Background
A computed fold for a 1407-nucleotide RNA from an uncultured bacterium, annotated as small-subunit ribosomal RNA. Rfam family: Bacterial small subunit ribosomal RNA. The RNAcentral record of the sequence draws on ENA and SILVA. The prediction has a mean pLDDT of 81.

């Protein structure tokens, strides 16, 4: 970071850090110091890695020296001689080494292998060192040589010789044994003295003095006592995993005798005994070299065991064996066996890189077949010296660590160029260029170290020792020794010249834009990104981080308190065993004393070096190295302390138990007894049903049921009492009586004297179901059968019914065996019930009160908890012991083991897979949950739709095109307030290309208009006309044509990129905020509650107090009225007339300005005295008077890119523009919305009455005339309270029709006309005559409406040339019903459940 809409918790996964013997990708300039087969302990070609000593010896034997001699001039050359010399050679005898040095590897091994600390009175130790003693005298063999065999390796025979070779003898303080004695200790025992018996050497080598019977020196040799070093043995405690390994063991355990070893020991052997080890984990199996240390971590820990160091083990074999030797059972030794490789003359032989290089193979992966013994160290030697793949160095590799550089200063025209852009600019960026410097490093040239100290030789000096000398030893001088390497370092010259990459940029996590792509390609550590505007893919620019590296992968630690000792948990998240008894174990009351095991403290020893840490120092610095210190322990020994724990001794009584006196109880077991009820049987009465269900049917019944009465049989269970009452460890226990029996409580304080608590294994108990066996069986009742239900119904419901349920005996051993809460002890506020006791007070009694013990409930404080909650019956505060947990799934599964007759139980994984799974609480939404309330929501009514014909819209189909959009409510008489052309976006054909439209540039001109021809037209050609405006005469403006390119244009796409607008829930009463308070928090409170309202309207209560958007009011209209004003309006009275026509008037009507009026204001009642409600008065109007406008926060990615605007994408002689014609009007069909009807509340005819809102000059058009009519002709008036439209209709008064497809209904069709308009064919409206279809009130279903409403009647207007049954308005006539809120739909508030949050159109399960 990640579970969720959000929160807290719990919990896993993942990341940021550090490290590495690493590997991979990419990039790469020096230097320094380190490191480099983690895999195949796989196989190895080739070379080297252990030799040395001639002062131990034999053999061969060069030069030089000495001497003799030849050629011969000194000289030079040659030859000879020797008890001379001994470089050197091959093998040999001999000594030392090859085993304790040094190198390699990690296969084995879970062990005294390792590490720590002890012990050896049970041991060895070459070379080294110190002391003591000695080194006498003899003997024997062998290499060599010759010969034979063999391919070779090698072997045989004959003959000779030496030694520091080998073998005896003498000596011995030594060893072993015998005997005697002394001293000491820690048990066995040790040391010393004396006595008697068995075992050694090289008369060596060298050089010196002296010439010798002899002396001394150095190196050796032998014995011995010590030391040092090295080794060996024993012991304690320590460090892996599995108990799904629980038993193992016969040399096994011990003893005695013997053997063996350097040495104790069953180490080996004979006999005897039967032991030994193990839950504190034996045995078995798996894995592994151990440690100092290294990595990490605050530490405790965890991981690792490369390089360096200590120890062990191994050396072809996960085979064996010994020899030699001080030391081996021996990496570069031997013998045998096995595998493999090689040689071979096929007879037989040879070999062992886990030494250094190197090869093959394996692998992601790990180097040169280098130089030198100059230094350090080792072997041999007196020494020089030789050997040394140890070591010192170099080479390869950025493998790691450290340090340096790739330049510095200045430089704004902010260059060019790149990228982005709002086109203004911004950024790369002082970056570059340019100017001035520097020269680290690299390059070239020159100078040039330290590491060298020794040893040896020569010379000199000195000390010890000696009778004395030489010599040895010490010091000084001289000579001499460098692989690295002409290296490090220094100096000079020279040029900014030769030297930067990698990864990342959504969050975690520092760093953003553009383009491309379009759930594709791809990314990704986790969450996740990508479906046309990707800061997440790819590229570019920019930015960030680190830097000769950077990133990735792998592994380890950390974070992870995510195994919790430090430092976690178990009511609901994972987790208390079903319950008890109890062995081992763990823990344990009060007092005193002893001792000191634990504990505390001091000292001593040890804890190797290196490393870590600190200080100082050396490489120019650092890494690195040196010196010193510190640190490091469950360590050992020892001195001290004695509180606590343990141990021992003595006591105590409060824990525990017993006794005595009482008490309650469905505690358990067995036997017996009882009544009610069901069923069955018998009999009587009685007749047609019974039974059962939501409704039925199966079933029973006329062969007599059900019902009812009497009698009988049998089994099971025990109504009422009965109670969060009682008892029991839990499971569990319920009629009554008896017998036996367990536990508990109270009181008392007589007895014991810590006798206690817990309890792994173990044992016992353990509901129901099930199993075995034998009984029993009334009711109930798995399985099964039938009937229903259902789409099906292997279910739920019904009728039957077997096992079972019951009893005896024996198994099983599990449950949501739950308080989802282990047992025990102590402590920590209260209040109130109830059960069983005891004590006290009061009381005649019933009872009541107080105190206390033991149970069982409720409420609640502190405390606690993630919260919910728990709260003296703790989930609080503490202690003791046991059990259990460590992400979800896989899985309580598989395999194994144990148990079981079986069913099955107990124990109990992994592969694989996911990034969550989960707990509690919050807010919503939802519920065929609850409560309250509202709405034409239902109900009560009135009228419709759905059936018919037509109109209109949509779907579908068709078509060249039937342009496009709208799709539940909230699309469908909707956009469209009006498609013949136009509109028009669609189709066909014909045309245009800077364009039909806009701006800019250049040029020419002055347009327009009219006429003719061609064409369907757009257009094309010709004719006619040469006439725009202003002017300071320079020019300016307009218009037309031509050219050019920037651009125009798009009803093309995306309403899921958008603005704006709109619909809808809904005119529903809601939606929020500030401060405060509560809560860990999401959130809550306010806004809830009691009333009330149309209303979150108001009142009261109230940890809330206020406020905002909504509600209401303010606005318009209508209903009443006053006032003002009276023309075009009106006319009471006056005059006049056909007529408010005119005079006159403005009272009335009306018009339209300003006012008034209604506010629960008044009265009564109800209510909390409130808000408010009910009734009444007055009033034109009464409780928001009626209607309208007004639409909160938000929801639906709702609708619209085709009103408009607009980002991005797309078209550009076309997806743009023009024209003609066609289409949008098609038609098997389906749906929506309407009109007209089906008739008598009606049709037809005649007469007659009453409106309002509106509209009118491209107009309304009176009047008159013509026509049956639509209409036509003519024309007055009116730009309107004046004129026109204009006639109202239903109604009313009459006549007729008389219930029929009609005198209803009017579709359809024929024909003749009218009007509009360029045009009426596709495709308008209307009129006359004729025709006269369906339809007789409409299935399921469904819509509207609560009053001037529904219903019904007509009128006007917008659009419009013409074309309404649609839409928007107007008035006329004018109802019915509402008991009520159970139900349907929608909504609001509170509450409850939830595994939903895309929110039930959800989620999710099975097949």
């Nucleotide at each position: 970071g990640u579970u969720a809409a959000a929160u807290c918790c719990g919990g896993g996964c993942u990341c940021g850090g550090g490290a590495c013997g690493a590997a991979c990708g990419u990039g790469g300039g020096g230097g320094c110091a380190a490191u480099c087969c983690u895999u195949a302990a796989u196989a190895c070609a080739u070379g080297c890695a252990a030799g040395u000593c001639g002062a131990c010896a034999g053999c061969g034997g060069a030069a030089a020296c000495a001497u003799u001699u030849u050629g011969c001039u000194u000289g030079c050359a040659g030859a000879g001689u020797a008890c001379a010399g001994g470089a050197u050679g091959a093998g040999u005898g001999g000594g030392c080494g090859a085993a304790a040095g040094a190198g390699g590897u990690a296969a084995u091994a879970a062990a005294c292998a390792c590490g720590u600390g002890g012990g050896g009175a049970a041991u060895u130790u070459g070379c080294c060192u110190a002391g003591g003693a000695g080194u006498g005298g003899g003997g024997g063999a062998u290499a060599c040589a010759u010969u034979c065999g063999g391919a070779a390796a090698c072997g045989g025979a004959u003959g000779u010789u030496a030694a520091u070779u080998c073998c005896g003898c003498a000596u011995a303080u030594u060893u072993u044994c015998u005997u005697a004695g002394a001293c000491c200790g820690c048990a066995u025992g040790g040391u010393c003295u004396a006595u008697g018996a068995a075992a050694g050497a090289a008369a060596g080598a060298c050089g010196g003095g002296c010439u010798u019977u002899g002396c001394g020196g150095u190196c050796g040799c032998u014995c011995u006592u010590g030391g040092a070093u090295a080794a060996u043995c024993c012991c304690a405690g320590g460090g892996c995993a599995u108990a799904a390994u629980a038993a193992u063991u016969a040399g096994u355990u011990g003893g005695u005798g013997g053997g063996g070893u350097a040495a104790a020991g069953g180490c080996c052997u004979a006999c005897c005994a039967a032991g030994a080890c193990a839950a504190u984990a034996a045995u078995a199996c798996g894995u592994a070299g151990c440690c100092g240390a290294c990595c990490u971590g605050a530490g405790a820990g965890g991981g690792u065991g490369a390089u360096c160091g200590g120890c062990c083990a191994c050396a072809c074999u996960g085979g064996g064996g010994a020899c030699u030797g001080a030391g081996a059972c021996a990496c570069g030794g031997c013998c045998c066996a096995g595998a493999c490789u090689c040689c071979u003359a096929c007879g037989g032989g040879a070999g062992g890189c886990a030494g250094c290089a190197g090869u093959a193979g394996g692998g992601a992966a790990u180097c040169u077949u280098c130089c030198a013994c100059a230094a350090u160290g080792g072997g041999u030697g007196c020494a020089a010296a030789c050997c040394u793949g140890a070591u010192g160095g170099a080479g390869c590799a950025a493998u790691u660590c450290c340090g340096c550089g790739u330049g510095a200063a200045u430089g704004a025209a902010g260059a060019a160029g790149g990228u982005c852009u709002u086109c203004g600019g911004a950024u790369c960026g002082u970056a570059a260029a340019g100017u001035u410097c520097u020269g680290u490093u690299a390059u070239u040239a020159g100078u040039g170290a330290a590491g060298a100290a020794c040893a040896a030789a020569u010379c000199g000096a000195g000390g010890a020792g000696u009778a004395a000398c030489u010599g040895u030893c010490u010091c000084g001088a001289u000579u001499u020794u460098g692989a690295c390497g002409g290296u490090a370092a220094c100096u000079a010259a020279c040029c900014a010249g030769a030297a930067a990459g990698u990864c990342a940029c959504g969050g975690c996590u520092a760093a953003c834009u553009a383009c491309g792509u379009g759930c594709c390609a791809g990314c990704a550590g986790c969450c996740g990104c990508g479906g046309u505007a990707a800061u997440a893919c790819g590229u570019a620019g920019g930015u960030g981080a680190c830097a000769a590296g950077c990133g990735u992968u792998g592994u380890c630690c950390g974070g992870a308190a995510u195994u919790a000792u430090u430092g976690g948990g178990c009511g609901u998240a994972a987790a208390g065993g079903g319950a008890g008894c109890g062995c081992a174990g763990g823990c344990g009351g009060u007092u005193g004393g002893a001792a000191u095991a634990g504990u505390c403290u001091g000292a001593u020893g040890u804890g190797a070096a290196a490393g870590c840490c600190c200080a100082c120092g050396g490489c120019u610095u650092a890494a690195c190295c040196g010196u010193g210190g510190a640190a490091g322990g469950u360590c050992a020994u020892u001195g001290g302390a004695a509180a606590c724990u343990g141990u021992c001794c003595a006591a105590c009584u409060u824990g525990a138990a017993u006794g005595c006196a009482g008490a309650a109880g469905a505690g358990g077991u067995a036997a017996g007894u009882g009544g009610a009820a069901u069923u069955c049987c018998a009999u009587g009465u009685g007749u047609a049903g019974c039974g059962g269900u939501g409704a039925a049917a199966u079933g029973c019944g006329u062969a007599g049921a059900u019902a009812u009465a009497u009698g009988g049989a049998g089994g099971a269970a025990c109504a009422c009492c009965a109670g969060u009452g009682g008892c029991g460890a839990a499971g569990g226990c319920g009629a009554c009586u008896u017998a036996c029996u367990g536990g508990u409580c109270u009181g008392u304080a007589a007895u014991u004297g810590a006798c206690g608590c817990u309890g792994a294994g173990g044992c016992u108990c353990g509901a129901a179901a099930g199993c075995g066996u034998g009984g029993g069986u009334a009711g109930c009742g798995a399985a099964c059968a039938g009937g229903a239900u259902u789409a099906g119904a292997u279910a739920c419901c019904c009728u039957g019914g077997u096992a079972g349920u019951c009893c005896g005996c024996g198994c099983c051993g599990u449950a949501a065996a739950c308080g989802a809460u282990g047992a025990g002890u102590g402590c920590u506020a209260a209040g109130u019930g109830u059960u069983g006791g005891a004590g006290g007070g009061u009381u005649u009694c019933c009872g009541c009160c107080c105190u206390u013990c033991a149970g069982u409930g409720c409420u609640g404080g502190a405390g606690u908890u993630a919260a919910c909650g728990c709260a003296u019956u703790a989930a609080g505060c503490a202690c003791u012991c046991c059990g259990c947990c460590u992400g979800g799934g896989g899985a309580g599964u598989a395999c194994g083991g144990c148990c079981g007759c079986a069913a099955g139980g107990c124990u109990g994984a992994a592969a694989c897979u996911c990034a969550a799974a989960g707990g509690a609480a919050u807010u919503g939404a939802c519920g065929g949950g609850g409560a309250c309330c509202c709405g034409c929501a239902c109900a009560a009514g009135c009228g419709g739709u759905g059936g018919a014909g037509c109109a209109u819209g949509u779907g579908g189909u068709u078509u060249a095109a039937u342009u496009c959009g709208a799709c539940g409510c909230a699309a469908c008489g909707c956009g469209a307030a009006g498609a013949a052309c136009c509109u028009u976006a669609c189709c066909a054909g014909c045309u245009c290309u800077u364009g039909a439209c806009a701006u800019c540039u250049u040029c020419u001109g002055u347009u327009c208009a009219c006429c003719c021809u061609a064409g369907a037209g757009a257009u094309a050609g010709g004719g006619c006309u040469u006439c725009c405006c202003c002017u300071u005469c320079g020019g300016g403006g307009g218009c037309a044509g031509a050219a050019u390119g920037a651009c125009a244009g798009g009803u093309g796409g995306u309403g899921c990129a958008u603005g704006g607008u709109u619909g809808u829930c809904g005119u529903c009463a809601g939606c929020u905020c500030g401060u405060g308070u509560c809560g860990u928090g999401a959130g809550a409170u306010g806004u809830u509650g009691g009333g009330u309202u149309a209303a979150g309207u108001c009142c009261c209560a109230u940890a809330a107090c206020g406020a905002g958007c909504g509600c209401a009011a303010c606005c318009c209209u209508u209903a009443u009225u006053g006032u003002u004003a009276g023309u075009u309006g009106c006319c009471a009275g006056c005059a006049u007339u056909c007529a408010g026509u005119u005079g006159g008037g403005c009272a009335c009507u009306c018009u339209a300005g300003c006012g008034a009026g209604a506010c629960u204001g008044c009265c009564g009642g109800u209510g909390a005295u409130a808000a408010a409600c009910c009734g009444g008065a007055g009033g034109a109007a009464g409780g928001u008077g009626g209607g309208g406008a007004u639409g909160a926060c938000g929801u639906c990615a709702a609708a619209u890119c085709a009103u408009c605007a607009u980002g991005c994408c797309c078209c550009u002689u076309a997806u743009g523009a023009g024209c003609u014609g066609g289409g949008c009007u098609a038609c098997a069909c389906a749906c929506g919305u309407g009109c007209u009807a089906c008739a008598a509340u009606g049709g037809a005819c005649g007469g007659u009455a009453c409106a309002a809102c509106g509209g009118g000059u491209a107009g309304c058009g009176a009047g008159g005339g013509c026509g049956c009519g639509a209409g036509c002709c003519u024309u007055a008036g009116c730009a309107a309270a004046u004129c026109c439209u204009a006639a109202u209709a239903a109604g009313c008064c009459g006549u007729u029709c008389u219930c029929a497809g009609u005198u209803c209904g009017g579709a359809u069709u024929g024909u003749u006309c009218u009007c509009u308009g360029c045009a009426a064919c596709u495709c308008g409206a209307g009129a006359g005559c004729a025709u006269g279809a369906a339809g007789c009130c409409g299935g399921a279903a469904u819509c509207g409406c609560u009053a001037g409403u529904a219903a019904u009647c007509g009128c006007g207007g917008a659009u419009c040339a013409g074309a309404a049954u649609g839409c928007c308005g107007c008035g006329g006539u004018g109802a019915a019903u509402a008991c009520g809120u159970u139900c349907c739909c929608g909504g609001g508030u509170c509450u409850u459940g939830c595994a939903c949050a895309c929110a039930c159109c959800g989620c999710c399960c099975g097949u």